This is a predicted structure of an 85-nucleotide RNA (transfer RNA) from Fodinisporobacter ferrooxydans. It matches the Rfam family "tRNA". About the family: Transfer RNA (tRNA) molecules are approximately 80 nucleotides in length. By type it is a transfer RNA. The RNAcentral record of the sequence draws on ENA. The coordinates come from a structure-prediction model, not an experiment, and the mean pLDDT is 80.

[in-house]
RNA sequence: GCUCGAGUGGCGGAAUAGGCAGACGCAACAGACUUAAAAUCUGUCGGGAUGUUGUCUCGUGCCGGUUCGAGUCCGGCUUCGAGCA
Repeated sequence: GCUCGAGUGGCGGAAUAGGCAGACGCAACAGACUUAAAAUCUGUCGGGAUGUUGUCUCGUGCCGGUUCGAGUCCGGCUUCGAGCA
């Protein structure tokens, strides 16, 4: 230099003939239980806005494009891995 694959919450990891983003697990936080803790059970768990409980908005490595709609398709870049030279 060329070819191929991968990049999604704090971590692992789903979601593919484009249609609710974040299933499931771990971690974390709150509560229950306990003398206390562990274990177990229940709930919460990306950012922002909003006077609340709910709704809006942004969010899949980065920048653009196509589309009513993109993690998914197209172009460029970037990082990691593999192969070839």